[in-house]
RNA sequence: AACGAACGCUGGCGGCGCGUCUUAAGCAUGCAAGUCGAACGGCAGGCGGGUAGCAAUACCUGCUGAGAGUGGCGAACGGGUGAGUAACGCGUAGGUGAUCUGCCCCCAGGUCGGGGAUAGUCCGUGGAAACACGGGGUAAUACCGGAUGUGGUCCCCCUGCUGUGGCUGGGGGGAAGAAAGGCCCUUUUACGGGGUCGCCUGGGGAUGAGCCUGCGUCCGAUUAGCUAGUUGGCGGGGUAAGGGCCCACCAAGGCAGUGAUCGGUAGCCGGCCUGAGAGGGUGGACGGCCACACUGGAACUGAGACACGGUCCAGACUCCUACGGGAGGCAGCAGCUAAGAAUCUUCCGCAAUGGGGGCAACCCUGACGGAGCGACGCCGCGUGGACGAUGAAGGCCGAAAGGUUGUAAAGUCCUUUUCCUGGUGAAGAACAGGGGGGUGAGGAAAUGCGCCCCGACCGAUGACGUUAGCCAGGGAAUAAGCCCCGGCAAAUUACGUGCCAGCAGCCGCGGUAACACGUAUGGGGCAAGCGUUGUUCGGAAUCAUUGGGCGUAAAGGGCGUGCAGGCGGCCGCGCAAGUCUGGUGUGAAAGGCUCGGGCUUAACCCGAGAGGCGCGCUGGAAACUGCGGGGCUUGAGUUCCGGAGAGGAAGCUAGAAUUCCAGGUGUAGGGGUGAAAUCUGUAGAGAUCUGGAAGAAUACCGGUGGCGAAGGCGAGCUUCUGGCCGAGAACUGACGCUGAGGCGCGAAAGCGUGGGGAGCAAACAGGAUUAGAUACCCUGGUAGUCCACGCUGUAAACGAUGUGCACUAGGUGUUGGGGGGUCUACCCCUGGUGCCGGAGCUAACGUGGUAAGUGCACCGCCUGGGGAGUAUGCUCGCAAGGGUGAAACUCAAAGGAAUUGACGGGGGCCCGCACAAGCGGUGGAGCAUGUGGUUUAAUUCGAUGGUACGCGAGAAACCUUACCAGGGUUUGACAUCACCCGGAGGGCCCGAGCGAUCGGGCCGGCCCGAAAGGGACUGGGUGACAGGUGCUGCAUGGCUGUCGUCAGCUCGUGCCGUGAGGUGUUGGGUUAAGUCCCGCAACGAGCGCAACCCCUACCGUCUGUUGCUACCAGGUCAAGCUGAGGACUCAGGCGGAACUGCCGGUGACAAACCGGAGGAAGGUGGGGACGACGUCAAGUCAUCAUGGCCCUUAUGUCCUGGGCUACACACGUGCUACAAUGGCGGUUACAGAGUGAGGCGAACCCGCGAGGGGGAGCGAACCACAAAAAGGCCGUCCCAGUUCGGACUGUAGUCUGCAACCCGACUGCACGAAGCUGGAAUCGCUAGUAAUCGCGAAUCAGAAUGUCGCGGUGAAUACGUUCCCGGGUCUUGUACACACCGCCCGUCACACCAUGGGAGUCGGAAAUGCCCGAAGCCAGUGACCCAACCGAAAGGAGGGAGCUGUCGAAGGUGGAGCCGGUAACUGGGGU
Repeated sequence: AACGAACGCUGGCGGCGCGUCUUAAGCAUGCAAGUCGAACGGCAGGCGGGUAGCAAUACCUGCUGAGAGUGGCGAACGGGUGAGUAACGCGUAGGUGAUCUGCCCCCAGGUCGGGGAUAGUCCGUGGAAACACGGGGUAAUACCGGAUGUGGUCCCCCUGCUGUGGCUGGGGGGAAGAAAGGCCCUUUUACGGGGUCGCCUGGGGAUGAGCCUGCGUCCGAUUAGCUAGUUGGCGGGGUAAGGGCCCACCAAGGCAGUGAUCGGUAGCCGGCCUGAGAGGGUGGACGGCCACACUGGAACUGAGACACGGUCCAGACUCCUACGGGAGGCAGCAGCUAAGAAUCUUCCGCAAUGGGGGCAACCCUGACGGAGCGACGCCGCGUGGACGAUGAAGGCCGAAAGGUUGUAAAGUCCUUUUCCUGGUGAAGAACAGGGGGGUGAGGAAAUGCGCCCCGACCGAUGACGUUAGCCAGGGAAUAAGCCCCGGCAAAUUACGUGCCAGCAGCCGCGGUAACACGUAUGGGGCAAGCGUUGUUCGGAAUCAUUGGGCGUAAAGGGCGUGCAGGCGGCCGCGCAAGUCUGGUGUGAAAGGCUCGGGCUUAACCCGAGAGGCGCGCUGGAAACUGCGGGGCUUGAGUUCCGGAGAGGAAGCUAGAAUUCCAGGUGUAGGGGUGAAAUCUGUAGAGAUCUGGAAGAAUACCGGUGGCGAAGGCGAGCUUCUGGCCGAGAACUGACGCUGAGGCGCGAAAGCGUGGGGAGCAAACAGGAUUAGAUACCCUGGUAGUCCACGCUGUAAACGAUGUGCACUAGGUGUUGGGGGGUCUACCCCUGGUGCCGGAGCUAACGUGGUAAGUGCACCGCCUGGGGAGUAUGCUCGCAAGGGUGAAACUCAAAGGAAUUGACGGGGGCCCGCACAAGCGGUGGAGCAUGUGGUUUAAUUCGAUGGUACGCGAGAAACCUUACCAGGGUUUGACAUCACCCGGAGGGCCCGAGCGAUCGGGCCGGCCCGAAAGGGACUGGGUGACAGGUGCUGCAUGGCUGUCGUCAGCUCGUGCCGUGAGGUGUUGGGUUAAGUCCCGCAACGAGCGCAACCCCUACCGUCUGUUGCUACCAGGUCAAGCUGAGGACUCAGGCGGAACUGCCGGUGACAAACCGGAGGAAGGUGGGGACGACGUCAAGUCAUCAUGGCCCUUAUGUCCUGGGCUACACACGUGCUACAAUGGCGGUUACAGAGUGAGGCGAACCCGCGAGGGGGAGCGAACCACAAAAAGGCCGUCCCAGUUCGGACUGUAGUCUGCAACCCGACUGCACGAAGCUGGAAUCGCUAGUAAUCGCGAAUCAGAAUGUCGCGGUGAAUACGUUCCCGGGUCUUGUACACACCGCCCGUCACACCAUGGGAGUCGGAAAUGCCCGAAGCCAGUGACCCAACCGAAAGGAGGGAGCUGUCGAAGGUGGAGCCGGUAACUGGGGU
């Protein structure tokens, strides 16, 4: 795009078309083929007349005349259907010298004269019926003799043309053989004549038909062989006619890979749909042909049938029946039933067109013309038009503003197609027929016939039809839906839902914010339709003729040889099959196309034209192909001469090694592995020497060396033998290339028979390894490996690259041959074999004269993955198995090449307390603290590998607090606003209650205003609202952790690549560093690194109080205590200083590195702040903020109490220890950084102590906290669960606080637990670090072993980068890409699906042997029967019934094959 459609929703009108695609299933009822009285006999009935009779009625007669019959024509057309048919069925072009043709047209001739029957009918008989029988009588255009015979047919003779039986050929002779009348007119009434319709014999035409032929016409080779009347011949039969159509005989043929036979499917065509075309699909309507008519068979009649509405027989089915018998065939029109997703009225009419009959009128016609039903299709029209903004209301969205629906509506004006009512009103209809007129031939004339005219001669006929159209009236009046809106693909928002419900053509949507589901709003598309489904073509170059491929995506046969086939060198000549071209016939009509015309337009219809790529006939051309014939040498081949070679076969021979046997020497192991063990050896191994035996394989040479078609071939020699190469000469003369089938060869393994068997070695055994180890490793070991003969026939049989020929840049190696040369070089030619590489090709990789380039020829092969190289069939094989080779079902991929990552028990380089080297810990103990778990009314919540766990907590007794229990409260504990009422605010007191709270009382009175009243603030009420630590960190912001202070991450432009992407950023060095240098199709740049900032280390300078004190002075027990000083320390500002700057060496002359000098400091001096692109949907909705959702007398809020502190356990982080480098006692030094006013709190006094009293001083370089501790010195303890250790417990206290019971810290005394250095495992640290020692601060009423800071003392070790962990970079492999915590294989278990096998069983179609054998044709017979002819008769001629036979449908029966259904069980397969 299309449709004979169907389904869903919807539906106003008209025109033109179409309408059982399914069971060729079954059918009630009506109709669908009759007609002719001018062929014939006759007649029921009706009308009229007459006679008789009273009448009924009877008889006679005229007209009319149903039904039936004889006869003629038609019924073979028209109409239906598509079952069958793969065929001369159809299409196309021909043939018929092998034929027929009723009616029709033309021509010639004829139509004479007789006869006998029969139906109807009458009488009778049988039967339920259908129907039948006997007898009598009758007509014809029915039937039968006879006559005539132009012509025709047949036979004989002569003869012309031609293409077989042709030309009515020509001439002569012979034989058989025709007919029918009806009606009309007329008259000269006759032997009539004329006209017309018929009839007969011929000839021609037209039409129709039969038969034959070339070409074309679906799928399957898992159908490969088929064939007995089969193929042909001779003779005959038969037919309209050729023929094996049929028969007898003879011969043995015929068909088939150019697909016979068999199976499946199918009516064919013009056309129709699609497509740019080529093509593909299709054959409904219309038209042509064919076939069929319940199924099968058969003939009769006839011009024509093997006959849809005829006959006979058989079968199935239905119906009637009196049970004896009968009847029937809608695939005609309508209609019914069933089936189905599905397909109409039991309509009107012969008015038109056409058909049959008839002289005609006319009759018949479900052909046809119309109407009806169905949006089934095509086409046309309408459902209104214009104006109309407060952009109404309503809806939807939005926080609001507002947006949108939307000029849409309303409203105003207008129109009337359509609709309703009424009216009017064409065309289809003029032929025929009748009447009239004219004219022509013939005829005596008339009738009749032919033609013509009458500018409309007269005049009849309409189913549709209440037609179309037109006019008038009415009135916007009667008329819009469907699908879609994630991408493809045009058109979005909200709500609901929450992997549910659902959507879906593909990709895919839905798991709480869904543009994808449902609804609504809005929008998009089409429109009386719109969607869906089905089907066909297109897109699909996705079967590729046009127009594809095969190295790696599917695809080159394992290799050769070669029949058929395909293709084929150069030069003449001829032919003209192909080819080209002119003419001509055909290519029906319809359809399509162009032009024109008719319905208002269109659809539709009409006319004209062009076209129809095809086939036939005929004329011509000769380049190419072909064919015939002639020639040629370049393709191919032959001979002669050389050459290289693991080419093949057979035989002989050799040495090394291995194993075994025998012997000698000799002693304890050997062997084997990662390490071992099995094994072997004191019965003497291994080692070594000598001798012997056996089998197999041939080191070195040896080589991207050689040979072969491939498989493959490796010691030497001999024999036989194939191929290849080279140089030159001669010869043959296209002998060539390819190659479906066929045939041959064909590694390893395997098989058969017989040998052989050293080594090796499936299976097997043992030992190890391991979770296991039916493996890898080890010790053994049988088939086999070897030989002969035979089979197998496969392979990653690979260059994953078929064979041949030709052409198309180079460079380099090697092997064989030849030539040149100045002769080891080197150059040239040529046959092989490699590497690199250009153009080209290629998806890329790559290939690239050994093509995967460019061409030609031929073969093989491919067409998504799985199922499956499976099943089945066939075939080969001894078997194993091979060849050929599906489908159901299932998936939305499977795959190739390349890219970026990630990963690797891959590689290279390099970092990091990563390991190693060290020091100290953790893991064991007690306690502290966090977590899990458990418990609980609650033990609030979060954090959960690294990157949670002394984390959020830098302070849970109440508070905090979010949890629980109980008790209250509802505009609220808190904010803003409005309104109403009351009161300033506020303070105090009393009562109830644990408290929140409730009740009551008192004091007090502000500002403005004259007052009323208003205001600030506040209490109560109402309404908006507050409030929520309720949920979602996977809706978010912000902040944070981590990789990681790692050195990376990117961009612009350029360049490369089809692209992803690459380059830059890789490489060589170097660095802590993508730090720097060099190189480079890159050149630059950004975020990171570093530096800039802070602290610290040195110096200078400035300023000196509360800091300092050298000089001077004063002064004390002492003391910067005082004056003073501006030196020092110190403090605080501002500066300086370090840059690989200098020297030497290394390096590439660079960057840089190493060493050195100087310097307080040296190569980023030490420390901090600072964290690239990003990753982990990492963490946090409970800091805060925030979308959405949820709660609203509660999930808010207040209070009391409890809980967060629970405890059988488990883990993390710590503290204190286990002691002598220690504990204890005494004594004695030296810090830094901080903090302090609700605060730090001195001296002094009290207390053993915590602490109390006290209150100086200090908002702090001033005073206080404050003592620093380890350390030093002296003493003591003596290795002990202790003078270690301090848990736990008792008791007495202190302090804070409303309050220390749950649940604080501290003090004294008493008690003194575990613990004696901590398993597997594991952490930190590289220097002022670890370790160790104390001090301060935040939080804080109180409460640190935690946290954050401060200083004191102060080490050890680093060979090194193999290993563990993490990271950077280059490279490699990849089937990974939520990226190795990836991916993924097979069994098993469960479910479902399709399928193979299957004892069987059921069915189908077709063939075949035999039996039976209907109807019927044919043949035979015909003793029975018979009108026509002959005969006087008898009888004869002739015919028939009957009977018999061949053939013969259905049926029966046998065996064999094919296809299908089903099946216990079974096999694998898929999801």
The prediction has a mean pLDDT of 87. A computed fold for a 1471-nucleotide RNA from an uncultured bacterium, annotated as small-subunit ribosomal RNA. It matches the Rfam family "Bacterial small subunit ribosomal RNA". The RNAcentral record of the sequence draws on ENA and SILVA.